[in-house]
Context: one part of a larger RNA
């Protein structure tokens, strides 16, 4: 000096990022037990009281001796109720500092945000608000489904059949999901437009029966090469669809103090954010500003709304009950601290 453990005077979080560790609670009986609440919870809410032992008395359960009574005489039935068990209560009495006398055995409240929930995860640095979910939707599929695997046969899908299966999104529950179809995407539509292999009128060009004025010209067929027009889906075009990808302004005036601006003007736009939240797991300024809490609060609650840069299933707001999540307060209880100091275990050290 370090691990581990047990005690501690006065204070009691003053310690810390932050009660991190540790301490407190604890068993069983009774007694009580609020907000909210989906009426099931919450709740073991909190909060209290008892608890040994010896010794009386009464209650109740179980066993059932002994006695007796019937009769259909039996391993019958009734009735009596001793003794012992067990359990609840109610008296006296006693002993300690202490009676769940050791051990094992919740610390308790209040509030926020988040995710409903029980689950699941980074095997070895993350268990969460991340995944999953029960529920909502949209969407594809008519069964030799769709979709996946495989060159394929074939298999899965399913020995299923639109109350099924396949994929995508949201995430219980209540209360609800506004405008926008210009762009993307998908779906429907065929008029025009463009547009590929094939097909093909005609052209040119090679060869050559054949003709010639000997320079050429030049049928048919062959071959090369170009080629009107023909020619599907697609893309252009038209329409639908946003719980498909996404998108949802700007300047400028104006009310009998000032201030605002219910009102009006103007440009652009596919449509200009509606409900409900809102300095928030989003708010730069910024410790906004007021209010509570504290003697003192950049956190926390609860209001405003100036939303740098919330907003509706990339789902908005609320929400009981759950959480080894979070955030801030309070009780209690403590060596976390003021502030350390001795003890005991086993090491390290020193001597031998």
């Nucleotide at each position: 000096c370090a691990c581990u453990g047990g005690c501690u005077a006065a204070g009691g979080a003053a310690c810390u990022c932050g009660g991190c560790a540790a301490a407190u609670u604890g068993a069983c009986a009774c007694c009580g037990u609020a907000a909210c609440u989906u009426c099931g919870g919450g709740a073991g809410a909190a909060g209290g009281u008892g608890u040994g032992c010896c010794u009386g008395g009464u209650g109740g359960a179980g066993u059932g001796a002994u006695g007796g009574g019937c009769c259909u005489c039996g391993c019958g039935u009734c009735c009596u109720g001793a003794g012992c068990u067990c359990u609840a209560u109610u008296g006296g009495g006693u002993c300690g500092c202490a009676g769940u006398g050791a051990a094992a055995u919740g610390g308790g409240g209040g509030u926020u945000g988040c995710g409903a929930c029980u689950g699941u995860u980074u095997a070895c640095u993350a268990a969460a608000a991340a995944c999953a979910c029960a529920g909502g939707a949209c969407u594809c599929u008519g069964c030799g489904a769709a979709c996946u695997c495989g060159u394929a046969a074939g298999a899965g899908g399913a020995c299923g059949u639109a109350u099924a299966g396949g994929g995508u999104c949201u995430g219980a529950c209540g209360c609800c999901u506004g405008c926008c179809c210009g762009g993307u995407g998908c779906u429907g539509g065929a008029a025009g437009g463009u547009u590929a292999a094939g097909g093909a009128a005609g052209g040119u060009a090679g060869u050559u029966a054949g003709c010639u004025c000997c320079g050429g010209c030049a049928a048919a067929g062959c071959u090369a090469u170009u080629g009107a027009c023909u020619g599907a889906a697609g893309c252009c075009c038209c329409a639908g669809u946003a719980a498909a990808c996404g998108g949802c302004g700007g300047c400028c005036g104006u009310a009998a103090c000032a201030a605002u601006a219910a009102c009006g003007g103007u440009c652009c736009u596919a449509a200009g954010g509606u409900a409900g939240c809102g300095a928030a797991a989003u708010u730069c300024c910024u410790u906004g500003u007021c209010g509570g809490g504290u003697a003192a609060g950049u956190u926390c609650c609860g209001a405003c709304c100036u939303g740098c840069a919330c907003g509706a299933a990339u789902g908005g707001c609320g929400u009981a009950a759950c959480g080894a999540c979070u955030u801030c307060c309070c009780c209690g209880c403590u060596g976390u601290c003021u502030c350390c100091a001795a003890c005991a275990u086993c090491g390290a050290c020193u001597c031998a």